[in-house]
Context: one part of a larger RNA
RNA sequence: UGACGGGGGUCCGCACAAGCGGUGGAGCAUGUGGUUUAAUUCGAUGAUACGCGAGGAACCUUACCUGGGCUAGAAUGCGAGUGCCGGUCUCUGAAAGGAGGCUUUCCUUCGGGACACAAAGCAAGGUGCUGCAUGGUUGUCGUCAGCUCGUGCCGUGAGGUGUUGGGUUAAGUCCCGCAACGAGCGCAACCCCUGUCCUUAGUUGCCAGCAUUAAGUUGGGGACUCUAGGGAGACUGCCGGCGUAAGCCGAGAGGAAGGUGGGGAUGACGUCAAAUCAUCAUGGCCUUUAUGCCCAGGGCUACACGCGUGCUACAAUGGCGCAUACAAAGGGUUGCGAAACCGCGAGGUGGAGCUAAUCUCAAAAAAUGCGUCCCAGUUCGGAUUGGAGUCUGGAACUCGACUCCAUGAAGGUGGAAUCGCUAGUAAUCGCGCAUCAGCCAUGGCGCGGUGAAUACGUUCCCGGACCUUGUACA
Numbered sequence: 001u002g003a004c005g006g007g008g009g010u011c012c013g014c015a016c017a018a019g020c021g022g023u024g025g026a027g028c029a030u031g032u033g034g035u036u037u038a039a040u041u042c043g044a045u046g047a048u049a050c051g052c053g054a055g056g057a058a059c060c061u062u063a064c065c066u067g068g069g070c071u072a073g074a075a076u077g078c079g080a081g082u083g084c085c086g087g088u089c090u091c092u093g094a095a096a097g098g099a100g101g102c103u104u105u106c107c108u109u110c111g112g113g114a115c116a117c118a119a120a121g122c123a124a125g126g127u128g129c130u131g132c133a134u135g136g137u138u139g140u141c142g143u144c145a146g147c148u149c150g151u152g153c154c155g156u157g158a159g160g161u162g163u164u165g166g167g168u169u170a171a172g173u174c175c176c177g178c179a180a181c182g183a184g185c186g187c188a189a190c191c192c193c194u195g196u197c198c199u200u201a202g203u204u205g206c207c208a209g210c211a212u213u214a215a216g217u218u219g220g221g222g223a224c225u226c227u228a229g230g231g232a233g234a235c236u237g238c239c240g241g242c243g244u245a246a247g248c249c250g251a252g253a254g255g256a257a258g259g260u261g262g263g264g265a266u267g268a269c270g271u272c273a274a275a276u277c278a279u280c281a282u283g284g285c286c287u288u289u290a291u292g293c294c295c296a297g298g299g300c301u302a303c304a305c306g307c308g309u310g311c312u313a314c315a316a317u318g319g320c321g322c323a324u325a326c327a328a329a330g331g332g333u334u335g336c337g338a339a340a341c342c343g344c345g346a347g348g349u350g351g352a353g354c355u356a357a358u359c360u361c362a363a364a365a366a367a368u369g370c371g372u373c374c375c376a377g378u379u380c381g382g383a384u385u386g387g388a389g390u391c392u393g394g395a396a397c398u399c400g401a402c403u404c405c406a407u408g409a410a411g412g413u414g415g416a417a418u419c420g421c422u423a424g425u426a427a428u429c430g431c432g433c434a435u436c437a438g439c440c441a442u443g444g445c446g447c448g449g450u451g452a453a454u455a456c457g458u459u460c461c462c463g464g465a466c467c468u469u470g471u472a473c474a
Stems, first nucleotide, its partner, number of pairs: 001474002003471003007468007015458002019421005026312008034303002042053002064298007077122002081117003086103007105114003125287002128285003134281002136276003139272001141270001146185006152161003165176003191264004196232007206221002210219002235258001238252001239250004314414001318373006330361003335354002340349003380411001385406007427450007
């Protein structure tokens, strides 16, 4: 100087408390450990691994296993030499591949060139090892308020001072003081979305008034909504109180919004020899008729069991039936696919329109109205299983999703323990997108609808910041 303390002081955080809803019990989905296996490819392992890399494992992917093949190799360049290449057919084979038949080049200054194959060689390949040789990228402490430097001063020196102190703040934010005076990286602001108003512009959007219609359908209109460009607005600016100031307080005024308005992007010096050699790049090592490459089939989907993360429930604030409303944000030409018709349905036929504020996916669902069920393993719950189908795809046996009929398991609110959340939040309800032929999506990322309770307080648990103290630790 740090680090640590079941030392002290001050302060903060859904850290506790106050509340609401979960997990832990059940069934299933998914990841992981273990076990099994020819293989169940590899990595990630307290917090910071475990719906993680994977934003799509039937083949492919694929790295694993079994078997069949190749050896300058699957790609590229140079290349003696050859005339192929391409098309088509036969045999063999699971395919990859192997063997063979038929057909068949162009330009030319006749030197050769284009194109293709291709020996030798130069050169390849490796998802093989080392993340403890590395770059790059990332997690975490932590969006915590810290981390440093120049000059000066103090100290023999390590180092200190500044950065401590008194206040204040979300903040090393600002003020005052001070052997310090300044500065940098962080904080904040500048950026994006959202909340109000003004203005510009009205098509595909909108419709107040005037016509018109089944319908903003059409004429028309730019008022309104909305769209998307520009601007205004919030700064403790004003008022009152407290204070030297910074600032704090106010059911103060004005205002759509008030003291950082809400949300996002943004992550200092560093820590964990943290993670990644399997995104990529790369040193070294290893391999070269194999640890490389091609192919078929299998495996990554196994299953006495343990754990994590979720979904669906156990019901009446509910289930079912009928009727009837109200979104936002997205996607669409190898695509989205309307109306109409067929089918109980998944879906099929169909093909209008749309390169989209025009057409379409598209039905929003909780909600509301009416009816029914009457507390039961039930008209709750839907696992499992049998049968029949639809769709994608070359192919759904291992191993897809969905539909219909039948079947109807566990489950009556969950021990010890443990998690999330402070407001348009939790809870609850549906919708969309990426990946994608299809999909094991209950996952991830977004969008809107309905919409709470509680916070006395900081004694305690956890984590963190500053000052101070002890130390046999570095």